The RNA shown here (small-subunit ribosomal RNA) has 1497 nucleotides and comes from a soil metagenome.
The sequence is in RNAcentral, with records from MGnify.
The coordinates come from a structure-prediction model, not an experiment, and the mean pLDDT is 85.
RNA sequence: AUGGAGAGUUUGAUCCUGGCUCAGGACGAACGCUUGCGGCGUGCCUAAGAAAUGCAAGUCGAACGGACCAAUCAGUAAUGGUUGGUUAGUGGCGAACGGUCGCGUAACACGUAAGCAACCUGCCUUCAAGUGGGGGACAACAGUCCGAAAGGGCUGCUAAUACCGCAUGUGGUCAACGAUUCGCAUGAGUUGUUGUCUAAAGGAUUUAUUCGCUUGAAGAUGGGCUUGCGGCCUAUCAGGUAGUUGGUGGGGUAACGGCCUACCAAGCCGACGACGGGUAGCUGGUCUGAGAGGACGAUCAGCCGGAUUGGGACUGAGAUACGGCCCAGACUCCUACGGGGGGCAGCAAUUAGGAAUCUUGCGCAAUGGGCGAAAGCCUGACGCAGCGACGCCGCGUGAAGGAUGAAGGUCCUCGGAUCGUAAACUUCUUUUAAGAGGGAAGAAAUUUGACGGUACCUCUUGAAUAAGCCCCGGCUAACUACGUGCCAGCAGCCGCGGUAAUACGUAGGGGGCGAGCGUUGUCCGAAGUUACUGGGCGUAAAGCGCGCGUAGGCGGUUUCUUAAGUCUGGGGUGAAAGGUUCAGCGCUCAACGCGAACAGUGCCUUGGAUACUGGGAGACUUGAGUCUGGGAGGGGGCAGUGGAAUUCCUGGUGUAGCGGUGAAAUGCGUAGAUAUCAGGAGGAACACCGGUGGCGAAGGCGGCUGCCUGGCCUAAGACUGACGCUGAGGUGCGAAAGCGUGGGGAGCGAACGGGAUUAGAUACCCCGGUAGUCCACGCCGUAAACGAUGAGUGCUAGGUGUUCGGGGUAUCGACCCCCCGCGUGCCGCCGCCAACGCAGUAAGCACUCCGCCUGGGGAGUACGGCCGCAAGGUUGAAACUCAAAGGAAUUGACGGGGGCCCGCACAAGCGGUGGAGCAUGUGGAUUAAUUCGUCACUAACCGAAGAACCUUACCCAGGCUUGACAUCGAGGGUAAGCCGGUGAAAGCCGGCCCUCCCGCAAGGGACCCGAAGACAGGUGUUGCAUGGCUGUCGUCAGCUCGUGUCGUGAGAUGUUGGGUUAAGUCCCGCAACGAGCGCAACCCCCGUGGCAUGUUGUAUUUCUCAUGCCAGACUGCCGAGAGAAACUCGGAGGAAGGUGGGGAUGACGUCAAGUCAGCAUGGCCCUUACGCCCUGGGCUACACACACGCUACAAUGGCCGGUACAACGGGUCGCCAAACCGCGAGGUGGAGCUAAUCCCUUAAAGCCGGUCUCAGUUCGGAUUGCAGGCUGCAACUCGCCUGCAUGAAGCCGGAGUUGCUAGUAACCGCAGGUCAGCACACUGCGGUGAAUAUGUUCCCGGGCCUUGUACACACCGCCCGUCACGUCAUGAAAGCCGAUAACACCCGAAGCCGGUGGGCCAACCGCAAGGAGGCAGCCGUCGAAGGUGGGAUUGGUGAUUGGGACGAAGUCGUAACAAGGUAGCCGUACCGGAAGGUGCGGCUGGAUCACCUCCUU
Repeated sequence: AUGGAGAGUUUGAUCCUGGCUCAGGACGAACGCUUGCGGCGUGCCUAAGAAAUGCAAGUCGAACGGACCAAUCAGUAAUGGUUGGUUAGUGGCGAACGGUCGCGUAACACGUAAGCAACCUGCCUUCAAGUGGGGGACAACAGUCCGAAAGGGCUGCUAAUACCGCAUGUGGUCAACGAUUCGCAUGAGUUGUUGUCUAAAGGAUUUAUUCGCUUGAAGAUGGGCUUGCGGCCUAUCAGGUAGUUGGUGGGGUAACGGCCUACCAAGCCGACGACGGGUAGCUGGUCUGAGAGGACGAUCAGCCGGAUUGGGACUGAGAUACGGCCCAGACUCCUACGGGGGGCAGCAAUUAGGAAUCUUGCGCAAUGGGCGAAAGCCUGACGCAGCGACGCCGCGUGAAGGAUGAAGGUCCUCGGAUCGUAAACUUCUUUUAAGAGGGAAGAAAUUUGACGGUACCUCUUGAAUAAGCCCCGGCUAACUACGUGCCAGCAGCCGCGGUAAUACGUAGGGGGCGAGCGUUGUCCGAAGUUACUGGGCGUAAAGCGCGCGUAGGCGGUUUCUUAAGUCUGGGGUGAAAGGUUCAGCGCUCAACGCGAACAGUGCCUUGGAUACUGGGAGACUUGAGUCUGGGAGGGGGCAGUGGAAUUCCUGGUGUAGCGGUGAAAUGCGUAGAUAUCAGGAGGAACACCGGUGGCGAAGGCGGCUGCCUGGCCUAAGACUGACGCUGAGGUGCGAAAGCGUGGGGAGCGAACGGGAUUAGAUACCCCGGUAGUCCACGCCGUAAACGAUGAGUGCUAGGUGUUCGGGGUAUCGACCCCCCGCGUGCCGCCGCCAACGCAGUAAGCACUCCGCCUGGGGAGUACGGCCGCAAGGUUGAAACUCAAAGGAAUUGACGGGGGCCCGCACAAGCGGUGGAGCAUGUGGAUUAAUUCGUCACUAACCGAAGAACCUUACCCAGGCUUGACAUCGAGGGUAAGCCGGUGAAAGCCGGCCCUCCCGCAAGGGACCCGAAGACAGGUGUUGCAUGGCUGUCGUCAGCUCGUGUCGUGAGAUGUUGGGUUAAGUCCCGCAACGAGCGCAACCCCCGUGGCAUGUUGUAUUUCUCAUGCCAGACUGCCGAGAGAAACUCGGAGGAAGGUGGGGAUGACGUCAAGUCAGCAUGGCCCUUACGCCCUGGGCUACACACACGCUACAAUGGCCGGUACAACGGGUCGCCAAACCGCGAGGUGGAGCUAAUCCCUUAAAGCCGGUCUCAGUUCGGAUUGCAGGCUGCAACUCGCCUGCAUGAAGCCGGAGUUGCUAGUAACCGCAGGUCAGCACACUGCGGUGAAUAUGUUCCCGGGCCUUGUACACACCGCCCGUCACGUCAUGAAAGCCGAUAACACCCGAAGCCGGUGGGCCAACCGCAAGGAGGCAGCCGUCGAAGGUGGGAUUGGUGAUUGGGACGAAGUCGUAACAAGGUAGCCGUACCGGAAGGUGCGGCUGGAUCACCUCCUU
């Protein structure tokens, strides 16, 4: 010392900046669902709208005269007296309190602290003194009159504590003259003398008194006035003010005062925010917050203000008066139409408004108030009750036991799990509710209790009367099923929903709170997100373009003084309530109430301290400045002057082109260009030097010379003595473009014209070219005006360049070397930073002053002001909208960026394809169906290693329904099999046969029939729910991990670098060291040799061959290359040489790649059908298009004859020999072979010989006809083959495109799988057997490093503007309609004040007349409302119009992000559908390459 928590959301990921959102608390609340009880509080926040009804202020007969009633007395009665009561009126006090509301008010209204020597104060208290003697009226009342009423007039009578003189004067007032004390000033107090003016009321009584009355003094209380300080927004309100500021005289007030008036003066207020506009009652306090603060001002309390709107006074101690008066306005009510009445912002209640706020209750019992002597009366103040979960607090809805873990619900992997000890059931309790009985305190003191038969107590019955609301994707505690299918809906933010939704709806379960729970609204917090505590400004928002300088802020060393700030002690105050504390107290507890202490951080006052800041006085020299010597410089202004170059003109030479571009063209040129020589004209700019070199505050400044002029540096002293720093306003300067006037105009060159390019090309390129660029004078005042870094001062490691000056050392001297200062660069430590980076020229550590920022867009826009000739500048919003916008860095990807390197990638070659015919596949179109899938590379002779039926999934027709297939199963039969009918078949109907196995029997097994049912079945759907398998990048060399290290982090390092390799292969180096998956090797085949074996191979031993096992090759050896190694090159040997050739083998991953139709499988769907059987058809169709192939176009060939040499394989439902038949396909035949034995099996190209002779042919074989063969149940749709005949296109193929690097391409045939049959396809096999590679510029793909990025769905990315459509808010606008506050003039109510005379009048004077005084009238100033007028401010609306924001996949282009394909951007000007383009100047926030300089090692 008691006090401080965060989270979600920008990204692929990260750090930062920054906004949005959430969790908390609170409420006079409202809304939704729900609701048992009690206590204490609280309840029109909107219309200060309107107003039925009742009540809210009266009281006193002990102030007064009457009237009425009752009793009583007297009286015959009339009547009179007395007592009591009631009371209209006169009179007194009260009504100025209490209650209500917050309109107005930004003000001495409020708060706080003072002051009044400038004041008042009824009732109350104390003190002093008095209360004598008279007078005249007016209400009531009576009479009469008017009026509908409200009311009123006249006549007559009357009392008083009503009214009026006189007396007295303790006193008081005023005046004059003194005395004395005091004060900051005006002045105040006390006191003496004289003069002036000035009081009074009685009532009741038991006669004791008591209540009053008058004058004065004092107190108390309440008020009035003045002042310091304090508390809202706006400068897009900057100047305001005429009673304004002051004075003098006068008036007025309780009192000071321009408060009012006349005159005089011209002041007064204001950036320390006047004046204006907007908003608002202020405070104690309330809510929140760690606090500082922020927001608010309900209830309670203090003050102020208001009472239908505006004005006004009267009465009174007090009002300019809520329930009084007068006038005016609006509204409303009554009316006999003449005229009258009214004011709930008192309590209830009503209506309206609104999301929304109560009873027309009881009582004066308590507390308080008014009146009264008192009793008492009045009191919607108040005390209570009622209504409302509106809030806070408390209680309850039961407690203990109870497993078969019941039933039921939900889920389920079908086993179970869960609701759940929950229920039932047993035992118990009775708060609450209900019933019954008792029954307060509050009352002091004898009366008096609305609340209230209430609180509270006792008894009885009985678990009996009592639970909901929200939520369950993350934040945020809590999960499953079903339904739905970007629909319906949810949502505070992020976001869910497009068929498996923990996010919608429902259910089960769960979580939270609980008589409440959620939602909405508002405030504070979180938000350090306005930052005083406690923020920032290089790149995120943010340093004015730069100086000079005013106010202001800040300010060196030292002495003395003062004590304003500052610190400390005392006093006063800071109302109560409220807050905090208390093992204090009272209601059963608590809420609530009571007590005490403290806090209330403030203001005033007083004593003290004096370090620091400030004030005053003095001194100092280091800050600042002055003087002297020296120095550098594109600093500025004016005048002059020079050469090179371009262009033009003149002349000469000279001839056909020049010029320009990627290529061209426009253009110039035979009227002589370009080129070249000479001469001349004119304007603009100053090559080389030239430099991270110089100067200037910045903009900026560059040939040379002169004149004028500003600043700076250095050296050494002298002088002044803080003279300083910064700088709101202000003022000056200020690139380029632009503007005005007048010149000038060579080159360049917006606009414009032409030529190209292009889809277009209002551009980039080219040919021209006007403003302009230049000068003078005057404007403009903006730039990426940038170091994106304000100015000043001090401090804080070093190293290395450079300009200028100085010093030291040395020298004859210039250098070299060392040191100091100003400037200007680079590197780098500490430190700082989000990082990048900065780092003595700070972005470090501190101080002073100024400017600026507070999410993105809207927008530097609109409106207003100021400036400008204009263009425009400056100042500078809001509505609306978004959940981000951003900075730095990281990893990727990408680039019409760079470097290095691979690959039949290109190039060099050989052969194809694209053209023809045919075959096959696909698309399309067709169809009853042409089943389905596959679509760049990576679909398309692919699934399919072979659709006539079958296959078959499709279509038509016919049938079946526990099913063609599986398991269980009541019953029956026994297998199987055969025959008949019908039918296209399936099927349906019927008949025959009766014989299975095991077993002792019962029975069992197998099979068939078969009811009912569980179930089967599905090539139906989803490959985007999946497994598995596969394709592709790619046989590319990569992909990662552990530990360590670096970084806040994502990540980096390792894996980069130097070499090398086919290779992340190896070597070297290195903050890395190791390791894994890949590479390589291990495996198979081929090539050489050896050994062994020898069937069916070999005539035979050998050889060959076959089978098996070994050997061999490792850069091992030599040489060369390099600094070493890895390695490379050459050589020897060897069958083979640098992975010998081939195969198998495919890292982490990518493409939601392919496949639910191979298989498997979740979900969904069908169930007399989307299942099953069967006949026939279709998958084979055909104007076309594409893809893979075959055969060709011929002579390196075709045909005929002869002839040679393989390998891999296959074969018993098979291969099939010999022989014979047939031209042939084939047939007959039957040997052999379960295969090194037999068969398929003649290989073909080749070789030899012959023929054809360049032609649509003896090329080519399509198509078609006829005749046959084979397979098969069956060749019509729709098979293959043979023979004869027919003899199409096609003469080597456009743009383009494809394969292949050696036993390869090309050419040639053979075999196999599938298969009854069917092969131009596929998989293999051997035969013959090339050409070319200089190389890596380019195309494509890939690897590594690096760079830029606004991309990350990753360039098939992102993204800009016009146009079109819709919605929303907003600016302008001819105008139109209001509102507000002023101003000028007109009219002028009530009323105060003033004036007035010709009206009227009881008190006093006077015999009277009359006077004093008063009343009414009239006049005047002022004066509310009203009217007229021109302006001001502000709001609404407005044809049309401007841009803006948002919206689904609209249109046109492609501006920006990569060098974004013309680097981009800023200012300005012109132009253009649009993004934009171009000119001029500027910036790097430009990639790439080279050079220079500097730096590091």